[in-house]
RNA sequence: UUUUGGCGGAGGCAAACCAUUCGUAAGGAUGGGACGCAAAGCUACCGGUCCAAAUAUGUGUUUGGAUAGCGGGGUUGCCAAA
Numbered sequence: 001u002u003u004u005g006g007c008g009g010a011g012g013c014a015a016a017c018c019a020u021u022c023g024u025a026a027g028g029a030u031g032g033g034a035c036g037c038a039a040a041g042c043u044a045c046c047g048g049u050c051c052a053a054a055u056a057u058g059u060g061u062u063u064g065g066a067u068a069g070c071g072g073g074g075u076u077g078c079c080a081a082a
Stems, first nucleotide, its partner, number of pairs: 002082005012037002017032006035069001041075003045072003048067008
């Protein structure tokens, strides 16, 4: 470097919920807390979902935002074996 595997052993992350706080909202941050996670590291590139505004009334379109713990892609990385 490549391939295969990864129980959770070490180490790591942390859903719901609660408190404080930011945001019109979706949702975010910090602390507590653990449902889970082999990329639940990073990245809005593609599709999805959600929110706001405008427009339209065809239930869509446009713009902006959120989600990486919805899926895919890209990229980096831990352990073991060959």
c-di-GMP-I riboswitch aptamer, 82 nucleotides, folded computationally. Rfam family: c-di-GMP-I riboswitch aptamer. Its family is annotated with cyclic-di-GMP binding in the Gene Ontology. The coordinates come from a structure-prediction model, not an experiment, and the mean pLDDT is 78.